[in-house]
Context: one part of a larger RNA
RNA sequence: GUCUGCGAGUCAGUGGCAUGUGGCGAGCGUAAGCCGUGUGGUGUACGCGUAGCGAAAGCGAGUCUUAAAAGGCGUGUGAGUCGCGUGUCCUGGACCCGAAGCGGGAUGAUCUAGCCCUGAGCAGGUUGAAGCGCGGGUAAGACCGCGUGGAGGACCGAACCCACCUGGGUUGAAAACCGGGGGGAUGACUUGGGGUUAGGGGUGAAAGGCCAAUCAAAUUCCGUGAUAGCUGGUUCUCUCCGAAAUGCAUUUAGGUGCAGCGUCGGUUGAGUACAUCCGGGGGGUAGAGCUACCGGAUGCUUGCGGGCCCGUACUGGGUACCAAUAGCAGCCGAACUCCGAAUACCCGUGAUGCGUAUUCCGGCAGUGAGUCGGCGGGGGAUAAGCUCCGUCGUCGAAAGGGAAACAGCCCAGAUCGUCGUCUAAGGUCCCUAAGCGUGUGCUAAGUGGGAAAGGAUGUGGAGUCGCAUAGACAGCCAGGAGGUUGGCUCAGAAGCAGCCACCCUUGAAAGAGUGCGUAACAGCUCACUGGUCUAGUGGUUCCGCGCCGACAAUGUAGCGGGGCUCAAGCACACCACCGAAGACGCGGCAGCAGCGUUUGCUGCUGGGUAGGAGAGCGUCCUAUGCGGGGCGAAGCGGCGGUGGAAACCGGCCGUGGACUGCAUGGGAGUGAGAAUGCAGAC
Numbered sequence: 001g002u003c004u005g006c007g008a009g010u011c012a013g014u015g016g017c018a019u020g021u022g023g024c025g026a027g028c029g030u031a032a033g034c035c036g037u038g039u040g041g042u043g044u045a046c047g048c049g050u051a052g053c054g055a056a057a058g059c060g061a062g063u064c065u066u067a068a069a070a071g072g073c074g075u076g077u078g079a080g081u082c083g084c085g086u087g088u089c090c091u092g093g094a095c096c097c098g099a100a101g102c103g104g105g106a107u108g109a110u111c112u113a114g115c116c117c118u119g120a121g122c123a124g125g126u127u128g129a130a131g132c133g134c135g136g137g138u139a140a141g142a143c144c145g146c147g148u149g150g151a152g153g154a155c156c157g158a159a160c161c162c163a164c165c166u167g168g169g170u171u172g173a174a175a176a177c178c179g180g181g182g183g184g185a186u187g188a189c190u191u192g193g194g195g196u197u198a199g200g201g202g203u204g205a206a207a208g209g210c211c212a213a214u215c216a217a218a219u220u221c222c223g224u225g226a227u228a229g230c231u232g233g234u235u236c237u238c239u240c241c242g243a244a245a246u247g248c249a250u251u252u253a254g255g256u257g258c259a260g261c262g263u264c265g266g267u268u269g270a271g272u273a274c275a276u277c278c279g280g281g282g283g284g285u286a287g288a289g290c291u292a293c294c295g296g297a298u299g300c301u302u303g304c305g306g307g308c309c310c311g312u313a314c315u316g317g318g319u320a321c322c323a324a325u326a327g328c329a330g331c332c333g334a335a336c337u338c339c340g341a342a343u344a345c346c347c348g349u350g351a352u353g354c355g356u357a358u359u360c361c362g363g364c365a366g367u368g369a370g371u372c373g374g375c376g377g378g379g380g381a382u383a384a385g386c387u388c389c390g391u392c393g394u395c396g397a398a399a400g401g402g403a404a405a406c407a408g409c410c411c412a413g414a415u416c417g418u419c420g421u422c423u424a425a426g427g428u429c430c431c432u433a434a435g436c437g438u439g440u441g442c443u444a445a446g447u448g449g450g451a452a453a454g455g456a457u458g459u460g461g462a463g464u465c466g467c468a469u470a471g472a473c474a475g476c477c478a479g480g481a482g483g484u485u486g487g488c489u490c491a492g493a494a495g496c497a498g499c500c501a502c503c504c505u506u507g508a509a510a511g512a513g514u515g516c517g518u519a520a521c522a523g524c525u526c527a528c529u530g531g532u533c534u535a536g537u538g539g540u541u542c543c544g545c546g547c548c549g550a551c552a553a554u555g556u557a558g559c560g561g562g563g564c565u566c567a568a569g570c571a572c573a574c575c576a577c578c579g580a581a582g583a584c585g586c587g588g589c590a591g592c593a594g595c596g597u598u599u600g601c602u603g604c605u606g607g608g609u610a611g612g613a614g615a616g617c618g619u620c621c622u623a624u625g626c627g628g629g630g631c632g633a634a635g636c637g638g639c640g641g642u643g644g645a646a647a648c649c650g651g652c653c654g655u656g657g658a659c660u661g662c663a664u665g666g667g668a669g670u671g672a673g674a675a676u677g678c679a680g681a682c
Stems, first nucleotide, its partner, number of pairs: 001682006011092003015089010027048003033042003052059002062073004095233002098230001102223006113197009122187001124156003127152001131148006160184003164181005199215001201211003236616006246259005260367002262364005274353004278348004287339001288337002294333003298329004305322002307319004370395001372393008400411003415588004420584003426578003429562003435575001437574006448564001454548002458545010475532005481505003486500003511526001515524002589606007617671001619668010635655005640649003
């Protein structure tokens, strides 16, 4: 891991409530006990009901508070009680498995910690303390030397003890080992045997260490099925309906109570509920506005007052500084409003539609972690697949089609069958069902098929303002002069460093000069003018589609792919088709309602988690009735068949070798795939 078996809402209580059913009924029932073996009889204590009110005495259709008034609870409207079944709750282990733990009594020091008694062990080598002897030395010493001596938690190093490093081992050879190194090795050393200390206790050179592979409180049995607002699991079928993830409260936040939302029964079915319209309402949001307030804030004008400067004999003067107030103009505001919608909401004496809706009472719940999307907001950074509200939708609990794939997006809500039809979203060149459809344009970027500020004679369209056959725009030919080198400045300044002014003349036209240039001139050029040529040529605004901006890591890789350019891209218009479990056709089943009644017709309905309600299938035992069976029961294997499901049936064959089926009731150790389930087998 698989297979087989086992494995979870049970039982008790003269318990509570509700419901179904039965007996008796203003009553109903017994309990213990007794008689008794016929599951019977007896037993009326006691319980519930028939009357309430008051704390009570008590009174009584009333009573209590009370001086009274007034008020509270009752009467009026009478049904109970005792069995049985079912749902649920309570008390119990109370659906099952699961703690870490707490308490009590015992058992442990053959492991290990300390201590006590009695024994044992430590190859070999090294160092050479005290003391002592001799010699030297001294007044005597101290002291020095040479020997002797053999001290030491002394040195090196086996046995022995330990366990610092490293490699291996890590389903090991081993539940702590093996290899190579390492530390101690006469000592606070090591070790044999015997003994002793016990669980909030021991022992501990102290690590919360050790106390039998167990230690921040051993092991074992018992209390014990401790408790677990937590996790996991909870076994057959079909039918009808079908939620919630919110509010308030909570030593509360993953729990619970009440309400909300579901279901079932009863009640109501009243122009009650709901929808649209109509009529009547209040509002202060969006927007807007502000000499309509409050607050903010910009420019100009005005210039109270202040600053600074001058001047003082004074009540002075100046100011391109700041600036009150007022005026004009333009603005901003969730906590501003002179205003003010759309929606939404409330009311109904209205109209229409709908009509098993709605209201109330009761039984039983689940939910009280929500999620994404659109819209309106708060928080955040006008970040987040972020977070918190409001509102609608989806998912949740929803399959089907589309979006390549894709709970929450778009379309659409699956009772079953059908090799019928029509559509939705989305599509119609091939993959791939259906148009390389029609018409008119646009795009050249593979834009389409990712992106901004910003940039640009891309290209199409619509305006508008100039110039132009009295010849424009572009090109070419020619002119572009004189006073004058304007004045100033300057070394110089002559159109062209800079400052000031910017006139006059000739003329078709020509600036006291547009740019280049020179040290300064010169030189080139422009504005401007004529000629030539000939028909359009410039500025600006808006709209459509494109371009640049555009850099990432395996391989194209930002259309699903192929591939696509008067498109298979984009815009507008149109026709056709494809396309779903949608709709329709035909047939079947079920629920509800209406009608009709012999069992039909018509209409509507039938996705579904938690959950509510209903109806069934199967297993074991049992009562009664009817059957089968050694001429072969059950069970098992094979073949065949039936029913809407759980399931069931027949006959035959094989196996098997003694029980078993159907109907109607009753009763349960009554259904397995999951619980890191339990046991066995492989």
The part of an RNA shown here (large-subunit ribosomal RNA, domain II) has 682 nucleotides and comes from Bifidobacterium samirii. NCBI's taxonomy places the organism under Bacteria, Bacillati, Actinomycetota, Bifidobacteriales, Bifidobacterium. Its mean pLDDT, the model's own confidence on a scale to 100, is 84. The full RNA is in RNAcentral, with records from ENA.